About this RNA:
The RNA shown here (small-subunit ribosomal RNA) has 1505 nucleotides and comes from a metagenome.

RNA sequence: AGAGUUUGAUCCUGGCUCAGGACGAACGCUGGCGGCGUGCCUAACACAUGCAAGUCGAGCGGAGAACAGGGAAGUGCUUGUACGGAACUGUUUUUAGCGGCGGACGGGUGAGUAACGCGUGAACAAGCUGUCCUUCACAGGGGGAUAACACUUGGAAACAGGUGCUAAUACCGCAUAAGACCACAGGGGUGCAUGCUCCAGGGGUCAAAGGAGCAAUCCGGUGAAGGGUGCGUUCGCGUCCCAUUAGAUAGUUGGCGGGGCAACGGCCCACCAAGUCGACGACGGGUAGCCGACCUGAGAGGGUGAUCGGCCACACUGGGACUGAGACACGGCCCAGACUCCUACGGGAGGCAGCAGUGGGAAUAUUGGGCAAUGGGCGAAAGCCUUACCCAGCAACGCCGCGUGAGGGAAGAAGGUUUUCGGAUUGUAAACCUCUGUCCUGGGGGACGAAGGAAGUGACGGUACCCCGGGAGGAAGCCCCGGCUAACUACGUGCCAGCAGCCGCGGUAAUACGUAGGGGGCGAGCGUUGUCCGGAAUUAUUGGGCGUAAAGGGCGCGUAGACGGCUGAGUAAGUUACUGGUGAAAGCCCAGCUUUUAAGGCUGGAAUUGCCGGUAAUACUGUUCAGCUUGAGUGCAGGAGAGGGAAGCGGAAUUCCUAGUGUAGCGGUGAAAUGCGUAGAUAUUAGGAGGAACACCAGUGGCGAAGGCGGCUUCCUGGACUGUAACUGACGUUGAGGCGCGAAAGCGUGGGGAGCAAACAGGAUUAGAUACCCUGGUAGUCCACGCCGUAAACGAUGGAUGCUAGGUGUGGGAGGUAUCGACCCCUUCCGUGCCGCAGUUAACGCAAUAAGCAUCCCGCCUGGGGAGUACGGCCGCAAGGUUGAAACUCAAAGGAAUUGACGGGGGCCCGCACAAGCAGCGGAGCAUGUGGUUUAAUUCGACCACGCGAAGAACCUUACCAGGACUUGACAUCUGAUUAAGCUUGUGGAAACACAAGGUCCCUUCGGGGGAAUCAAGACAGGUGGUGCAUGGUUGUCGUCAGCUCGUGUCGUGAGAUGUUGGGUUAAGUCCCGCAACGAGCGCAACCCUUAUUUCCAGUUACUAACAGGCAAAGCUGAGGACUCUGGAGAGACCGCCGGGGACAACUCGGAGGAAGGUGGGGACGACGUCAAAUCAUCAUGCCCCUUAUGUUCUGGGCUACACACGUGCUACAAUGGUGACUACAAAGAGAAGCGAAAUCGUAAGGUAGAGCGGAUCUCAAAAAAGUCAUCUCAGUUCGGAUUGUGGGCUGCAACCCGCCCACAUGAAGUCGGAGUUGCUAGUAAUCGCGGAUCAGCAUGCCGCGGUGAAUACGUUCCCGGGCCUUGUACACACCGCCCGUCACACCAUGGGAGUUUGGAGCACCCGAAGUCAGUGAGGUAACCGCAAGGAGCCAGCUGCCGAAGGUGAGCCAGAUGACUGGGGUGAAGUCGUAACAAGGUAGCCGUAUCGGAAGGUGCGGCUG
Repeated sequence: AGAGUUUGAUCCUGGCUCAGGACGAACGCUGGCGGCGUGCCUAACACAUGCAAGUCGAGCGGAGAACAGGGAAGUGCUUGUACGGAACUGUUUUUAGCGGCGGACGGGUGAGUAACGCGUGAACAAGCUGUCCUUCACAGGGGGAUAACACUUGGAAACAGGUGCUAAUACCGCAUAAGACCACAGGGGUGCAUGCUCCAGGGGUCAAAGGAGCAAUCCGGUGAAGGGUGCGUUCGCGUCCCAUUAGAUAGUUGGCGGGGCAACGGCCCACCAAGUCGACGACGGGUAGCCGACCUGAGAGGGUGAUCGGCCACACUGGGACUGAGACACGGCCCAGACUCCUACGGGAGGCAGCAGUGGGAAUAUUGGGCAAUGGGCGAAAGCCUUACCCAGCAACGCCGCGUGAGGGAAGAAGGUUUUCGGAUUGUAAACCUCUGUCCUGGGGGACGAAGGAAGUGACGGUACCCCGGGAGGAAGCCCCGGCUAACUACGUGCCAGCAGCCGCGGUAAUACGUAGGGGGCGAGCGUUGUCCGGAAUUAUUGGGCGUAAAGGGCGCGUAGACGGCUGAGUAAGUUACUGGUGAAAGCCCAGCUUUUAAGGCUGGAAUUGCCGGUAAUACUGUUCAGCUUGAGUGCAGGAGAGGGAAGCGGAAUUCCUAGUGUAGCGGUGAAAUGCGUAGAUAUUAGGAGGAACACCAGUGGCGAAGGCGGCUUCCUGGACUGUAACUGACGUUGAGGCGCGAAAGCGUGGGGAGCAAACAGGAUUAGAUACCCUGGUAGUCCACGCCGUAAACGAUGGAUGCUAGGUGUGGGAGGUAUCGACCCCUUCCGUGCCGCAGUUAACGCAAUAAGCAUCCCGCCUGGGGAGUACGGCCGCAAGGUUGAAACUCAAAGGAAUUGACGGGGGCCCGCACAAGCAGCGGAGCAUGUGGUUUAAUUCGACCACGCGAAGAACCUUACCAGGACUUGACAUCUGAUUAAGCUUGUGGAAACACAAGGUCCCUUCGGGGGAAUCAAGACAGGUGGUGCAUGGUUGUCGUCAGCUCGUGUCGUGAGAUGUUGGGUUAAGUCCCGCAACGAGCGCAACCCUUAUUUCCAGUUACUAACAGGCAAAGCUGAGGACUCUGGAGAGACCGCCGGGGACAACUCGGAGGAAGGUGGGGACGACGUCAAAUCAUCAUGCCCCUUAUGUUCUGGGCUACACACGUGCUACAAUGGUGACUACAAAGAGAAGCGAAAUCGUAAGGUAGAGCGGAUCUCAAAAAAGUCAUCUCAGUUCGGAUUGUGGGCUGCAACCCGCCCACAUGAAGUCGGAGUUGCUAGUAAUCGCGGAUCAGCAUGCCGCGGUGAAUACGUUCCCGGGCCUUGUACACACCGCCCGUCACACCAUGGGAGUUUGGAGCACCCGAAGUCAGUGAGGUAACCGCAAGGAGCCAGCUGCCGAAGGUGAGCCAGAUGACUGGGGUGAAGUCGUAACAAGGUAGCCGUAUCGGAAGGUGCGGCUG
């Protein structure tokens, strides 16, 4: 620091995801040791049991205990002793009670709380403060009770009551009064206000306690002042989300007076006033303890608030007070409620959010040791208490450290995995050898922590640590290996099982699933899940945007607010500097020290960016004052304009009415029809009525803020512009809310209604046509008044100001020069367009009218869908508008540009593509192939296939079917044994085959070798079985179309472009010219073959001119090398020459010459690529499958079926013909298991025969059409030959299924073929025959050959295909594309819903506990007064205000649920249509209205996207 993911690719926008760090974690697998930390995040859920706050006998009276003294009563008797031990005294000691201090600390938790709760900084002149410290002063003398205790009563208990006794540092008067406090009154000082303070005066009120000690003295007590500590209160600032919470508030806000409090205060009360808070967010709702800090981050920030520390709040829930220095009190009290427990049913008890522990939970520990240390309470102290704390236990929960061994060791062992079988890898890894001893284990020693003068005191702990011995022994796993992201192979599986953080893997060769081997990472851990920050500049202060990606409000006026011209002066709020206080400690950071190191700990520093105060500065901002004129406004002088409102007027046109002329149609369309018209239309003429709109002018012209505004005149009225510089003197800009304006449609009321025209009706079109087209037609469109408030309300571009090259139009003004004047020209201001530089932008583009450079203000955006929807609020008569979510779902949705492809887009061009022609096909019969059907099988493949693979299925072929057989096999190699085997004959059998009989190899150095067969065993053979979507090879097609690319350079962020486009030209990307391109490659062309002319050479089997011979005839013979011909080598054609055109080019047109003229004709030759095109059945081949069968073999059958459909052909329908007879002229081929002559037989097919020929010699072989003669005479025929019968021939083992041919007989359909469709541009079509391959036989097919031999092409509008350029695109498996909506089904979340139900916060009323306060207090009553009676005071009781819980009621808010219902989302191949993307076939879209199964259609207005 980035990466993956939208696309065919690109750039951008934008979301999603990953890599990092962290955790009080949990889960999975695994687990050796130690140190330091941490450990109920859930149910503030409920809790068994034990412990967690006591202490003081030096406050007190008792009650005990021990000891000592003491010795009473009594008893025994030896009568003065013994026993016994009471009272009493003393010492030590225990402690229930009274009393004191402490239980307000410490410990827990985070429910509540959005608050002065917390943080920070101030304030209290408005406060309190036990214990502690300092200082001053004092403590005299009395009184009355009461627990305990004793007796007794009630009760199950808890406990309560009565009577009697008693003490105090318990309680209460009195005295004293420095001092404090209160009221009065005098003086001084002082403060920001209320006030505060000092001095002196008299008056009133108020204290005290003792204990220990022989004592000194010590510990206490009381009052006061000061300090300290702690607490209380107030204020500034900061402190989450929702505005779909906008108004809240009656003690509310303030005042006067009082009460209360430690103290201020509506804190409370009475009265008075009507205020107070709120857009700078009140009130309400939701959520939440706050902070130091912790995590993350470069920082700013974001998140968190465990452990440690500070503050707050709470203690089962709610309320309340008491005591006290301090509480409204976790382990106190009272009341109410819920729950649990005890009970004798009458009544009681309880509160783990203390430490352990139990249930619960995904999850969080021991019912441990000790007060040794630190700290706390009490005590004079010893000491006691202390689950605070110190330790130990459990847990890899976290951090840190250590170990599981180290060195050597190649036969690179075995085993595993893999393999191309060679090897590779695991791997120095192991074994083996030599060592070491951390942890471990046995033994020995053994702490610090312990302080003050000594002694004593250790839970941890015989721990840490040290020493000695032992032995490699006891100690490695987890995740991952497609990309991101380090790490690859094999097998299994076969869109299954599964994986997955995102993209995505898996449909038979998976580096993505599972396993194994290997590898990578980390390591006592490793992964997963969850959460937070980061990456994310993805809420942007640092640090984003808004023309088209999401995003400028429809437009204006203007409030608050924000921002604001020049000069001077004051001030000093902001700002800056210095300084003081504070910013606790811990933490972070730095340095040092210390645990062997580290984590950890200790010390110091820095930091704590903040807040508050003081001083100084005054440039800028603010503020005050004074001024200025340039911003802004006013005045004056002008001209322009569809600016707005009202009234009046005008002509053209449509329609209607009346009348005339006139006659059969009009109208409408792609074509029609509905409609109108003989009752007289349309057309035409005249007159009239009425409504609406204003042609030409008219213009990217004008005006207006926008919407918008268009005949003419008048009236009223707004704004802008120019000139001038008289006036004001910053008066400005923007503008949340607010107010106003706001196209069309629509709504209300009343008019009006010519044309047009939603709806509707009819006619067409169509598969349908709720549309497009046509004929009609109502709302509406128009007017007045009132609503609505939206549009693609667009420049998809908010407003204002300033600055930043130019050029060129146009509208309105002004000035200058010139001129007699006007124009022209120049300058300038305002508006409106185009082009263009810098700059900017993702690109497109924008570019002084910015989307550039800046400032200010407002509005808006934050992935797509759900959705501008739901709910709620506001507005509206309604339609609806405005504000505006969530659940759920996807990994995209988008913008611009690129390359293609496509278009019922455009331009140019080509092609037998059309047209012009000729001949066909489609109709008939037959042949053949295909589909379909049938079948035991009709083998398989091919579908740009279909006389194709197949250049030839009777058996074979043959792959199919039925049946019969074989199993190392029909075929190959290897091993062993044996010897023949083929062959001949016979039997059985359909054959294969089986059995029987006969009969036998070659070479040899004699060792053996070679070939062959049989048998046996296993390796293996075999497969036309599967996969052409695993492949090679081969082939088809686009297409013989003219294209396809590369290097360098240049342009572009890039994909890419350029070149290859353009102007010409060509058959051609062929060539020329131009050009940021210059070159090159594969294609084109040429080179090759053939054909057309000719030359040379050669001359048999070909040829024969001359010569000679010769036949019935004949190159037949000699001979020749002239000719034809054969086959070799050459020549020839190149736009080379001439002329025209063209650009002086390329080229083209014409001509000459020439056998041939513009690639002369034909062929071979097929660029980059496309179609997962075809072929596993030519062959080869990976993998899979079969192995007594999916292999092999045999016989028979089938591939030849037949209602039918299609393709390709043949033969015809006839007279350009048929038939008969006669008679010419080819080329190219083939031939030995062959072609087969002559002759001969047969009507013929053919037979016999066998000459010649491996062929320029012989044979096939007759060429046919043509020609001549004759006949037929237009008919189903002398056309046509199908079909069938009979008899033959040939091939072959065999023609039944199922061959070909011949003869005779039979004589079908068919009279030129619908829609449609094919081939062909010259030696072509058409027509005629000939040959060959395959082949025993079988061709109408195929491949070749020659003979005869046309017609037509104006031309490129149209159909088809193709090429180039351009355009649009939502397509890119590319139009056989994409894609919309209803309906049906399944699932999911959600809205409404008669309601039902739960919770919450308030309001009103009722009831009203405890309790404070107030009143009363006739009942009760020790202290004081009083001689007494009595009084004062106090208490119970009662009453009142308030008051928790509870009850009732009407509403509000939130949740759950609900028959039914609405839309939405998702889902594999469902149904109906085709709306959108191309001119998407009616351009699309926006708003609105209306209609329709649905997309949608139509009307009106708007936009161009």

The coordinates come from a structure-prediction model, not an experiment, and the mean pLDDT is 84.
RNAcentral holds the sequence, with entries from SILVA.